Record summary
The RNA shown here (small-subunit ribosomal RNA) has 1513 nucleotides and comes from an uncultured prokaryote. The sequence is in RNAcentral, with records from Greengenes.

RNA sequence: UUGAUCCUGGUCAGAACGAACGCUGGCGGCGUGCCUAACACAUGCAAGUCCAGGAGAAGAGAUUUCUUCGGAGAUUUUUGUAAACUGGCGAACGGGUGAGUAACACGUAAGUAACCUGCCCUAGGGACGGGGAUAACACUGCUAACGCGGUGCUAAUACCGGAUAAUGCAGCGGAUCCGCAUGGAUAUGUUGUUAAAGCUGGCCUCUUCAUGAAAGCUAGCACCUUAGGAUGGACUUGCGUCCCAUUAGUUAGUUGGCGGGGUAACGGCCCACCAAGACUACGAUGGGUAGCCGGCCUGAGAGGGUGACCGGCCACACUGGGACUGAGAUACGGCCCAGACUCCUACGGGAGGCAGCAGUGAGGAAUAUUGCGCAAUGGCCGAAAGGCUGACGCAGCAACGCCGCGUGAGGGAUGAAGUACUUAGGUAUGUAAACCUCUGUUAGAGGGGACGAACAGCUGGACGAUGAAUAAGCGUUCAGUUUGACGGUACCUUCAGAGAAAGCCCCGGCUAACUCCGUGCCAGCAGCCGCGGUAAUACGGGGGGGGCAAGCGUUGUCCGGAAUUAUUGGGCGUAAAGGGCGCGUAGGUGGGAUAGCAAGUCUGGGGUGCAAACUUAUGGCUUAACUGUAAGCUUGCCCUGGAUACUACUAUUCUUGAGUUCGGGAGAGGGAAGUGGAAUUCCUGGUGUAGCGGUGAAAUGCGUAGAUAUCAGGAAGAACACCGGUGGCGAAGGCGGCUUCCUGGCCCGAUACUGACACUGAGGCGCGAAAGUGCGGGGAGCAAACAGGAUUAGAUACCCUGGUAGUCCGCACAGUAAACGUUGGACACUAGGUGUUGGUCUCUAUGAGAUCAGCGCCGCAGCUAACGCAUUAAGUGUCCCGCCUGGGGAGUACGACCGCAAGGUUGAAACUCAAAGGAAUUGACGGGGGCCCGCACAAGCGGUGGAGCAUGUGGUUUAAUUCGAUGCAACGCGAAGAACCUUACCUGGGCUUGAACUGUAGUCGCAAACUCAUGAAAGUGAGUCCUACUUCGGUACGGCUAUAGAGGUGCUGCAUGGCUGUCGUCAGCUCGUGCCGUGAGGUGUUGGGUUAAGUCCCGCAACGAGCGCAACCCCUGUCCUUAGUUGCCAUCAGGUAAAGCUGGGAACUCUAAGGGGACUGCCCCAGACAAUGGGGAGGAAGGUGGGGACGACGUCAAGUCAUCAUGGCCCUUACGUCCAGGGCUACACACGUGCUACAAUGGCCGGUACAACGGGAAGCAAUGCCGCGAGGUGGAGCAAAUCCUGAAAACCGGCCUCAGUUCAGAUUGCAGUCUGCAACUCGACUGCAUGAAGUCGGAAUCGCUAGUAAUCGCGGAUCAGCAUGCCGCGGUGAAUACGUUCCCGGGCCUUGUACACACCGCCCGUCACGCCAUGGAAGCCGAUAGCACCCAAAGCCGGUGGCCUAACCUUCGGGAAGGAGCCGUCUAAGGUGAGAUUGGUGACUGGGGUGAAGUCGUAACAAGGUAGCCGUA
Repeated sequence: UUGAUCCUGGUCAGAACGAACGCUGGCGGCGUGCCUAACACAUGCAAGUCCAGGAGAAGAGAUUUCUUCGGAGAUUUUUGUAAACUGGCGAACGGGUGAGUAACACGUAAGUAACCUGCCCUAGGGACGGGGAUAACACUGCUAACGCGGUGCUAAUACCGGAUAAUGCAGCGGAUCCGCAUGGAUAUGUUGUUAAAGCUGGCCUCUUCAUGAAAGCUAGCACCUUAGGAUGGACUUGCGUCCCAUUAGUUAGUUGGCGGGGUAACGGCCCACCAAGACUACGAUGGGUAGCCGGCCUGAGAGGGUGACCGGCCACACUGGGACUGAGAUACGGCCCAGACUCCUACGGGAGGCAGCAGUGAGGAAUAUUGCGCAAUGGCCGAAAGGCUGACGCAGCAACGCCGCGUGAGGGAUGAAGUACUUAGGUAUGUAAACCUCUGUUAGAGGGGACGAACAGCUGGACGAUGAAUAAGCGUUCAGUUUGACGGUACCUUCAGAGAAAGCCCCGGCUAACUCCGUGCCAGCAGCCGCGGUAAUACGGGGGGGGCAAGCGUUGUCCGGAAUUAUUGGGCGUAAAGGGCGCGUAGGUGGGAUAGCAAGUCUGGGGUGCAAACUUAUGGCUUAACUGUAAGCUUGCCCUGGAUACUACUAUUCUUGAGUUCGGGAGAGGGAAGUGGAAUUCCUGGUGUAGCGGUGAAAUGCGUAGAUAUCAGGAAGAACACCGGUGGCGAAGGCGGCUUCCUGGCCCGAUACUGACACUGAGGCGCGAAAGUGCGGGGAGCAAACAGGAUUAGAUACCCUGGUAGUCCGCACAGUAAACGUUGGACACUAGGUGUUGGUCUCUAUGAGAUCAGCGCCGCAGCUAACGCAUUAAGUGUCCCGCCUGGGGAGUACGACCGCAAGGUUGAAACUCAAAGGAAUUGACGGGGGCCCGCACAAGCGGUGGAGCAUGUGGUUUAAUUCGAUGCAACGCGAAGAACCUUACCUGGGCUUGAACUGUAGUCGCAAACUCAUGAAAGUGAGUCCUACUUCGGUACGGCUAUAGAGGUGCUGCAUGGCUGUCGUCAGCUCGUGCCGUGAGGUGUUGGGUUAAGUCCCGCAACGAGCGCAACCCCUGUCCUUAGUUGCCAUCAGGUAAAGCUGGGAACUCUAAGGGGACUGCCCCAGACAAUGGGGAGGAAGGUGGGGACGACGUCAAGUCAUCAUGGCCCUUACGUCCAGGGCUACACACGUGCUACAAUGGCCGGUACAACGGGAAGCAAUGCCGCGAGGUGGAGCAAAUCCUGAAAACCGGCCUCAGUUCAGAUUGCAGUCUGCAACUCGACUGCAUGAAGUCGGAAUCGCUAGUAAUCGCGGAUCAGCAUGCCGCGGUGAAUACGUUCCCGGGCCUUGUACACACCGCCCGUCACGCCAUGGAAGCCGAUAGCACCCAAAGCCGGUGGCCUAACCUUCGGGAAGGAGCCGUCUAAGGUGAGAUUGGUGACUGGGGUGAAGUCGUAACAAGGUAGCCGUA
């Protein structure tokens, strides 16, 4: 995610940042600032210093000499200075960066008995005596430059011999002690061997020269050596340290040994020889990525992410290689070589290395000043002063972060104005502002003004050690003196003044915050759900509100929430997930007892776990951030002492787990061989004749050459009916006639034995349905493919007739299934009941019970999202294995392995979606089921559909044919009545506060009416005429003007009210409480009966109730009472041609008011003793007597803005309004509803009867008269039980005689009547004439169950007139219903569902088009790491002679030693070659995803219309 529910399974709210972007921006403090190009760099600076040594300026000043007055020289000061050189120390630190590195690189803990260590400290000892050179310099040569060379001179703390020498080092020797295998320490004997350098200051005690010096002494610094320390380093080891197995094997100096070399030192570090080892599933090797850590961010924690700043370590310094010097480098600001690049060049050759600080370009979303200072801290040099120090301290830039402060405070209601909204009253902004009273932070101006400074040095004093010393230097201390980049900054104070300082985001839900306008699926928004198609709290703007605040949002990243990787802390029957099944290796786990040990485990102590950070406490900056101090923390590792329950280990032992033995038992367990009958087909023969076969129906097919059928015989292959069973066996797949042989496992009972031998099981090995493959057989039936026949819109299907692989056998592959109990294996425990299979035992024995092992069903606790499971667990536990982590892409691609192939196993990503899914609920639906009802069908009667006409609609037409209604439920509907009017439409003519309405103000005293003119009229113009009241202001009324405002049948019925239709007069729809369920929800309302009915009865976790049903109301049917005119007339009387006509009557009918009556009340039967039903009696009426009104919860966004009302929108000299004429009446057509007919049950003519409901005053109208008639005339009567309004069919008589007629009446012509201002468009009626179609209606379809259908007329509404329509009324008056299979609609129960807009649902695949990512691909272009070979720089090492050479030796010849040269090993870069891995691109091609309502079909969901699905072809 759903209509709703529970679950499974996917997102947001938080915190953080070296950030960036958008809008905005007042101040300060503290921090931070190239995450990208380890890209390239202009310029400046970032490492010097000392003076042991020799040499030694320029310039300037002063003095002086000369002078041609330009200047030159000398001396002196600066000055033994600068710059340079030799030499010493430093330059290996400090600073930067994170490219490389998966490694002893780092972290932590150890080790070195295998090591080094300049400067420093402590202690001991020493420093004797010589030598030869060489820079600088001078002269000179080459070169463009860099630079190089020759000759000559010179010094040293430079260099080299010699001496001395130990507790040093090496060899040899024994001794003591110790240890950890090699060994180590200490003392000692002996032999050999190894060193040095001076400088500065002071002094004269000693010696010598003699005012004082030197040797010397002394002090300081430096030097040599030894031992120790400290510091720093080197090496080794345990443990820890990312991803990929679609990387599974790697390795030849490789692993080890012996011997050498090399190193500070161990070591294959290197070499020769020998051996063949070494690493690896506890992940070697390979590939990818990455500096590691303290920490930082997050989190409750465990964890996860990260490694900026600060600190530790490592690595690197343009790229690659190399060594030198040195205590230390394989050296960022050194050297050599190679390469790329940049620059200079005279083209020969040279120079360079910002990943130091600034800065530049480039890249990028993005990251600062070419600043000040060595004052502090630290570093190097120096004795020191001091010098150097882009380390560092400061400042600058940046809201980049954290923290603090401010932008004012108090009062102030007329609740101002403005703005927004509004129900038009008001409300909000809002004490907010104005205004009043205050304050003075920050910023501004003025003044004062720091801490950080302590030193060192120098001067003076005191003390101390050394010393011959009252010297000097040294050490300690006191006083004085001196030093600040920041900076005139912090801070303090004064002044004036609310003055200069608020924005950003959000306001549909999550999520705090709502309204108006604009827009109209547009523009746009959006983290998810989703907003926008004319009333948007979701877009944009305004008002208002909410949040945060010098910031606020957005984007990105990480953690969290996320128990969505689950150690803490998840799962796998159906949601994703149990391997198809077994055997078994490694591994993991493992029964009882005793003893030992002490590895795990627990505990005490010790070491370490740097600092910073963090936490707590307490201090310092006004506070905080920041920072000082102290404690904790540092969860770890190591050492050591102890404990021994548990685990491990060792030893001994036990029997219950496991196994062995004996005796029984069941079985479709497996393999092989043999054998049997039934059936099918085929063959042969007989009998027999025209069909058979097949289907929904057919056809193809077979058959007269004899089929099917039937009988007999024969052949072949395959499968084994009955028994047969939720029976049996097997690990699973699976196994079914019978017999024999071979063989596995299981169960029961019993004895003895072994003594934990067990469980699970990654890899591995084996088995493994069907289909399929290979070879060889076999082939009856069945049957993919295929053919034909049907079906169909099509039918490459379903159905039918045939039919080949295959199915069968042997051998070999294949290795998958919905291989399912969708449930891995083992063990233990946890209520039962019932059935069954195999065994055993017991008893009261055809039976019952107990027990073990199986196979089923039901069911408790418990579990579960629910369904369900429940001793055969899905319960409770232990152990082991496999597997899952949203859907699609996809079990696909690539790679690898396997296969003859088909294919299998392993198994991704890009991209895309906000779901996909499970269970259950309520509905709806089903070409699911059950029960029931209805004029639903059936049975009947009469129609429609055909004709003509009427009427409505569609369509078309038109200037307009106004508008609405559109399946049932629009279509004789709104319309109960369009000639004008109506009228809304069209054309034309007019009016603009308007035809009608209200208010206000002004004005007139009118207006209306009448007359005239004009016009189609509306209207326009003119004339006549001219109101009432009054408190005299005015008011009423009317006209005009102005202004508010009217008006609109204009739009939206999808903004609405009201009304209505429909399902449906169907029997349903709900609620309260209780109960059940996690919940949606259920129960009640289901069930058994019954009813027209949820009507009633019974039962029941339900008990009650409401809206519906029924009843109450009206009409009608019967009776009674009352009343008796206008109605009635039986009796009495009168009377007429007749008549309730009259008196009278109140009986009857009737009228109209009230009652009675019917309730299954009574009887019989059925039923459950019920409800109820069937029958009967009585009764006017009998089971609701008949009819009407009455319409539950709701459904259809059903209908109506044109009845009315109404929100919003729109028009306002027009979409308003008035008028004339026209239109709504058109007419090729199509449909609906009707009327009249087609005739004889009829038509026509004549005659005679019988109603009811109603209507009537601008009305109904009689008798009479006129007219053929419509009608006219006239007017009695009647506001009506009084007067008016012929009933017709029927009945009686006559004519017509089956025909387009004496049927039918359309159409048309003429003549009229009536209504009306007016019948032309466009009324009705009458008369005469005319006399069309039509002879009973195709497919289809409608109504009706009794006073009904059918048929006949009558009345009314509307209405001047105009019904075949509508609403009523009565007259005559049927037929049929077996029944519920079927069609339609409905109700209840149940079932399935992938539907919920609810089957007019949902949904699949190809094809076509657009877009996106991706696989393959002839190739093409790179990158990376290795391999082989070639060439080989610099350089170390080795070799080397006939070259060269100061120190030493020398017999003077030379030697020793060294150097260049040459040779060799190694080797960077380069070249060549074959491959590997990886990336980009690629004509074409494959599928995939996604897109608006494209095309074709209909596969799936219901029995989805052939049940579906899995594997295979």